Model confidence (mean pLDDT): 83 of 100. A computed fold for a 90-nucleotide RNA from a Deltaproteobacteria bacterium, annotated as c-di-GMP-I riboswitch aptamer.
RNA sequence: GCUCGAUAAAGGCAAAACAUCCGAAAGGGUGUGACGCAAAGCCAACGGCCUGAAACCAGAAACACUGGGAAUGGCGGCAGGGCUGCCGAG
Repeated sequence: GCUCGAUAAAGGCAAAACAUCCGAAAGGGUGUGACGCAAAGCCAACGGCCUGAAACCAGAAACACUGGGAAUGGCGGCAGGGCUGCCGAG
């Protein structure tokens, strides 16, 4: 350096749920909590998925409202990719 994760040790992260805060929503922060994870560390301009605020269009005299529309909003614990990394084995 490459491949792998049988065993062991040191440590790490933290799903659901609940509380609270932020958000239009999706979702996110914090705390409790552990289903899991060898990259469940970081990134996101690719695919996928979620939401549908504003602009805009239509209806309506108009406001409200309804329908359409639209990521510039999200997920990364969905696949793949990029960067970095602990221990052990070969």
About this RNA
It matches the Rfam family "c-di-GMP-I riboswitch aptamer". Gene Ontology term of the family: cyclic-di-GMP binding. The sequence was found by an Rfam model in a public genome assembly.